[in-house]
RNA sequence: AAAUGGCGAGUUUGAUCCUGGCUCAGGAUAAACGCUGGCGGCGUGCCUAACACAUGCAAGUCGAACGCGUCUGGGGGCAACCCCAGGCGAGUGGCGGACGGGUGAGUAACACGUGGGUGAUCUACCCUGUGGUGAGGAAUACCAGCGAGAAAUCGCUGACAAUACCGUAUAGGUUUCCGGCAAGGAAACAAAGCUGAGCAAUCAGCGCCACAGGAUGAGCCUGCGCCCGAUUAGCUCGUUGGUGGGGUAAUGGCCUACCAAGGCUGCGAUCGGUAGCUGGUCUGAGAGGACGGUCAGCCACACUGGGAUUGAGAACGGCCCAGACUCCUACGGGAGGCAGCAGUGAGGGAUUUUCCGCAAUGGGCGCAAGCCUGACGGAGCAACGCCGCGUGCAGGAUGAAGGUCUACGGAUCGUAAACUGCUUUUCCCAGGGACGAGAACGGACGGUACCUGGGGAAGAAGCCUCGGCUAACUACGUGCCAGCAGCCGCGGUAAUACGUGGGAGGCGAGCGUUAUUCGGAAUUAUUGGGCGUAAAGGGUGCGCAGGCGGUUUGCUAAGUUUGUGGCAAAAGCCAUCGGCAUAACCGAUGGAGGAUCACGAAAACUGGCAGACUUGAGGGCGAGAGAGGGACACGGAACUCCGAGUGGAGCGGUGAAAUGCGUAGAGAUUCGGAAGAACACCAAAGGCGAAGGCAGUGUCCUGGCUCGUUUCUGACGCUCAAGCACGAAAGCCAGGGGAGCGAACGGGAUUAGAUACCCCGGUAGUCCUGGCCGUAAACGAUGACCACUACAGGUAUGAAGAUCGACCCUUUGUGUCUGGUAGCUAACGCGAUAAGUGGUCCGCCUGGGGAGUACGACCGCAAGGUUAAAACUCAAAGGAAUUGACGGGGACCCGCACAAGCAGCGGAGCGUGUGGUUUAAUUCGAUGCAACGCGAAGAACCUUACCAGGGUUUGACAUUCAUGUGACAUCCUUUCAAAGAGGGCUUCCUGGUGACAGGCACAUGAACAGGUGCUGCAUGGCUGUCGUCAGCUCGUGUCGUGAGACGUUGGGUUAAGUCCCGCAACGAGCGCAACCCCUCUCGUUAGUUGUCAUGUCUAGCGAGACCGCCACACAAGACGUGGAGGAAGGCGGGGCUGACGUCAAGUCAGCACGGCCCUUACAUCCUGGGCUACACACACGCUACAAUGGUCGGGACAAAGGGUGGCCAACCCGCGAGGGGGAGCCAAUCUCAGCAAACCCGAUCUCAGUUCGGAUUGCAGGCUGCAACCCGCCUGCAUGAAGUUGGAGUUGCUAGUAACCGUGAGUCAGCACAUCACGGUGAAUACGUUCCCGGGUCUUGUACACACCGCCCGUCACACCACGAAAGUCGGCAACACCUGAAGCCGCCGCGCUAACCGAG
Repeated sequence: AAAUGGCGAGUUUGAUCCUGGCUCAGGAUAAACGCUGGCGGCGUGCCUAACACAUGCAAGUCGAACGCGUCUGGGGGCAACCCCAGGCGAGUGGCGGACGGGUGAGUAACACGUGGGUGAUCUACCCUGUGGUGAGGAAUACCAGCGAGAAAUCGCUGACAAUACCGUAUAGGUUUCCGGCAAGGAAACAAAGCUGAGCAAUCAGCGCCACAGGAUGAGCCUGCGCCCGAUUAGCUCGUUGGUGGGGUAAUGGCCUACCAAGGCUGCGAUCGGUAGCUGGUCUGAGAGGACGGUCAGCCACACUGGGAUUGAGAACGGCCCAGACUCCUACGGGAGGCAGCAGUGAGGGAUUUUCCGCAAUGGGCGCAAGCCUGACGGAGCAACGCCGCGUGCAGGAUGAAGGUCUACGGAUCGUAAACUGCUUUUCCCAGGGACGAGAACGGACGGUACCUGGGGAAGAAGCCUCGGCUAACUACGUGCCAGCAGCCGCGGUAAUACGUGGGAGGCGAGCGUUAUUCGGAAUUAUUGGGCGUAAAGGGUGCGCAGGCGGUUUGCUAAGUUUGUGGCAAAAGCCAUCGGCAUAACCGAUGGAGGAUCACGAAAACUGGCAGACUUGAGGGCGAGAGAGGGACACGGAACUCCGAGUGGAGCGGUGAAAUGCGUAGAGAUUCGGAAGAACACCAAAGGCGAAGGCAGUGUCCUGGCUCGUUUCUGACGCUCAAGCACGAAAGCCAGGGGAGCGAACGGGAUUAGAUACCCCGGUAGUCCUGGCCGUAAACGAUGACCACUACAGGUAUGAAGAUCGACCCUUUGUGUCUGGUAGCUAACGCGAUAAGUGGUCCGCCUGGGGAGUACGACCGCAAGGUUAAAACUCAAAGGAAUUGACGGGGACCCGCACAAGCAGCGGAGCGUGUGGUUUAAUUCGAUGCAACGCGAAGAACCUUACCAGGGUUUGACAUUCAUGUGACAUCCUUUCAAAGAGGGCUUCCUGGUGACAGGCACAUGAACAGGUGCUGCAUGGCUGUCGUCAGCUCGUGUCGUGAGACGUUGGGUUAAGUCCCGCAACGAGCGCAACCCCUCUCGUUAGUUGUCAUGUCUAGCGAGACCGCCACACAAGACGUGGAGGAAGGCGGGGCUGACGUCAAGUCAGCACGGCCCUUACAUCCUGGGCUACACACACGCUACAAUGGUCGGGACAAAGGGUGGCCAACCCGCGAGGGGGAGCCAAUCUCAGCAAACCCGAUCUCAGUUCGGAUUGCAGGCUGCAACCCGCCUGCAUGAAGUUGGAGUUGCUAGUAACCGUGAGUCAGCACAUCACGGUGAAUACGUUCCCGGGUCUUGUACACACCGCCCGUCACACCACGAAAGUCGGCAACACCUGAAGCCGCCGCGCUAACCGAG
């Protein structure tokens, strides 16, 4: 000092809470890929084909065991040859090749880990000890000769050595045997020499033999631990055990003969799949989960399979056989085994040099020198990993240039750069130069590390990201394209999400991606989850095993707790210290760590043994209720059928009908009979049962339950995998039965269809007996049992009390039901019959779909049931509750919404608008209500945006600058359709002496103008609509985890969320109402243009109306009903006024404006044309169809407006439109303007295509205007069409309204059947709210929220994917039977061979 340690986010919805999956942020890696790449240190580097391998190397050594050959040197000898020293070569012999190195195929096993046992064993070399090492012999390789063969290699003959081999001697000792044991005895068993010193004796060293012990290593046995699958449930014949024998170093069915019939298994045998195991590694707060590369321990393997031999020990670089493959070959035969180090090919996304050295460490041999060592030490390659360093530091603002953005001012890259000064880690050059080597020699690394000097900022930065999660934003390009994407999701013309630029963020010699794994995930929950509705309680019971178990005493010590000891390899981990400059890395010391074993201790609890108890459980006795079950018997009502009678035309059935029955007599009715099934009333929130389920009555048999009772037993209990039994309906088999009902089926209807709903029939079936089936929303969607935890009420059935009593009442059980406290719950809800608080046991769940499906197995006669996956696919699926919206859901209310009425439209002609069509153009917009007499309050040119043609290009219009000129315009003139182009006449202002300056105009040039071009889905503003509907919200508070709710709901009332009452609400805001204007009555003031005066009138100021008064009604109030008074009565009538919001409603063409687009044109000017077209269709109007009328004549009454480029009087002309004329008037004065028309009076027409109707057309005119051809209005004469009241359908209107009648104004040169105003005449009807339409409030259901024009299901067609099946075909594994059968080992038989041994000779 180790103690020390726990984070969440996105995504289901309009929003919310929950459940639940998917995804992300972190760490790690023997990694790979993409882009990039300066240095060093330390590590790591075929995860795939245990695929095949060229070449080299990886195990030899010893002459101090042995002989031979050969070479060199020396010596001897005449020579042959011999001797000595040293080297080389093969051989005999010894030791080592069983270590070291590689790999992980096999193996689920005593393989591994850990703890034991071995009295059931072995152990070369090494150590210790004891005792020995005597004397002999015969072979053989090499070699020589001959021979075979291509080679590999081999044969025969001959000679020779040893530490090779063999007897023999000895036996302390060992082994075996005899002996019950011991004593004792018997038998068997050894050996090798070499070297040095020495003259030698001898000594020394290394060896050899036997035995004992140690150490090391190994074998065998064993407790415990060690993956998945039950869609693998039974396995086993040497199998389990015994006896005898064999075999081994050794136990053992290891093997064999015989005997017995065992052994293993739900605590998972057997079988199948996968896998080397461990120390440890990664992750995690931990518990766990995943992994087992490098390093270390063990195991297994060595081309595949089998086998032995040698040896202490057994086979990667030994042998034999078989097989596959490769190579050599003279075709007869041979050779080989990189999963040793390098390296090659192949496979693969992917993994290095055919390097240096034995200097160090270690190993083999050797007395040693030494030799060998791809073990090892090093170097090389690779950012593969970890760690460290660098790519400069300081100053430097005009904030340079440049890039990017911009609101055009600027901002940002940015002190960044340039520039100035400094430094030299690293780098380059030069010089020196190690440690590693503990006496000496010896350094591959290496001229390396390191040190010194010199040089010069010099050679050294990238990658990913920037919508949220998640740190970091802009511009352009693109336009559901190209593309991105981990999840949610981006992209359809303004993309912070694609691509690029700028900028920013993160990490940094790396950065991203992919793959895998742990975490987050409490998402398998031991720690640490659930099952009423989200996934999840078995349909119910009985019950073996198992699990759990009342009170008490004693003993025990298995569990438990604790102490001590052993073990838990090293490395690793943690802490401290130390060594490399630091770190990584390495070293030292100490520590942590689970399991297991042994020996003790304790005795509370659990267990075990023994004893006791009564409260759990069960029994006895006495009572009680009940559709509990089974069998048999009986009953009445009803339906149907049959017989008979009466009777005579329909019945039946439905929304309406038809099929059907009926004159052969139905239906109806009466009587009689038959048959089957079900049991009205009682009857209930009632009763019983384990569940399914059980209902007329009686009898018999029978199960369970409850109460009372200190009567007995004495824990006998609870739960329950497997198993067994029961188990609605439908269905199946056999035999009966069959009234009614009634799948299928037939017919009739309905309907677009109607394989349905409705109707007429009707077979299985429904019923009984016997046997199957085994499932249901088998539900309380709630397993069984036990204990505890507020109350209140009902009901069934007991007991006790009280009472005269049976009622009522009180107490106490057992059932059953309702409300509800605490608590629980995501909420809904549950709440002593828990879903509360605890306990025991069982069943079940782990995202949606695929699927309760396939395959397999079991069950079934079948139908089918039980058990029960995966591929693939989605980012959700789901529960509860909330707000809306919707409903051919409910309740209440309102509106000319319907109804009741009046007048219309839809038919005709004409006008206007729209669609369509046409056209050079018929400019554009508006399109259900809410476009269509709309923008347009007025298209002949203009307007005008469209088309054709002709022109202009700083422009028809604005501002500025530069240069030049001094005008421009008017006027005249040529050309032209005009615009335009050309010519001519003429020609500036102010100040100053002047140069010149200022202003103005024109020309040229440059900035710019211009666009009715696009986007109303980029917008402002304005408008429509729901709707003048009564609603829409807020603050505080309260309730709810929350979305939200309450308030705003409820009871009344109102035109109204208007007001009142009540209330967890109290207040407030925007709306409603009121304030404003007009109008109705009165008073008063003033008044010219009105007026004789008053009044009327005009303009002001006031009064008046408030349910104020009375009565009734309502509990009261709000309010309502009626009345009085009053001009007016309950908002007096009309206007102005449009909440929060909805419709991406309308408008870029009224205006404004972002973005995009055009710029000799998409701008602009001009002439002409078009917007006025015309087979049709629709919308809105006008005029009519006539007598409530037309025509003619006569007569009467308004309001509100306009007027100087105007309104225009009198008078004259014209049939008239109009013309002339000119008074008056800037208007209560004059004028438009006339008697306004409808109306009234009189006449005529007399029901007709007319004296209705006026279209159309002809002629003649008038007016406006440059100009009425396309294309204006009006007048006169003539012409005189359709039309005789309008189908389905549809519009407006509730009172001074509808309808009818005229008048004016705006626009405007002219043009009004339109629009906006004005007055005149002046109705009918409303029972009522069932229905249609629209709206409001409350409530209910919802799988809708783009909100019913919603959502959503299935078939079919085409394409694609996955899985399954499939005639068959091929392969693998296993079982059984049979055939062939190598090497080798054991045994037996036979033949042959054999030195040393024995024997005979």